[in-house]
This record gives sequence, C1' cells and structure tokens, in this order.
RNA sequence: CUUUCUGGAUGGGGGUGCGUUCAUGAAUGUCAUGAACGCUGAGAGUGGCGACACAACCCCUUGCACCUGAUCCGGCUAAUACCGGCGGAGGAAAUGCCAGAACGUGCCGU
Repeated sequence: CUUUCUGGAUGGGGGUGCGUUCAUGAAUGUCAUGAACGCUGAGAGUGGCGACACAACCCCUUGCACCUGAUCCGGCUAAUACCGGCGGAGGAAAUGCCAGAACGUGCCGU
C1' cells in the first nucleotide's frame, strides 16, 4: 500500500399488518372510529389525529430491509403470518471517513 472481514462515524432507505369482544356512528349484516385482549414478527410505538413529525427496529449494491406484478396461484391458518410457485422477474438506499484483525506485496534496518 492492495484486498477481505469486524466494529464505529456520518449520511441515506424501509415497514408498521391480521383477528376477537365491547362501545359509538354510518348503514345493512357489512364498513369506519375508539378501547381491551389475542396472533405473527427485529419492529405492529408516541404525538398530531390531515399531509406529517419523532422514537425503536431492520436494511444500504456481496441488496433474504422494502416496493411492484398482486384484490396473483397452490397448501396451511381463526385471519394475517408461514411454506411452495411466480422468481435466475422488474425495482430499491453509501461513503478516496475512522479503528482493529487477517492474507498478500513493496521499501528500509539487523
């Protein structure tokens, strides 16, 4: 000095769902809002209650964060979730910064 890995710094990206009961309203056996409880998950939070802001969490091209197709198809479930397909799909947010480690290389000294 190169490369890789780990941690950090700064910056950036992202989601916040499903169900039951009760209450209220609309209305017609459903929808919306609120409360309590339950499910999954890393995360289902707080304030405003309208765009949004903040917090926690996850992710940042080696992209299994997340989005689109998708009100998709099959299985499973109370439902979401989950499993398989679609899918070698299409998109998606990083730095000539700091520290440490490993391998390699160059130079100097003994």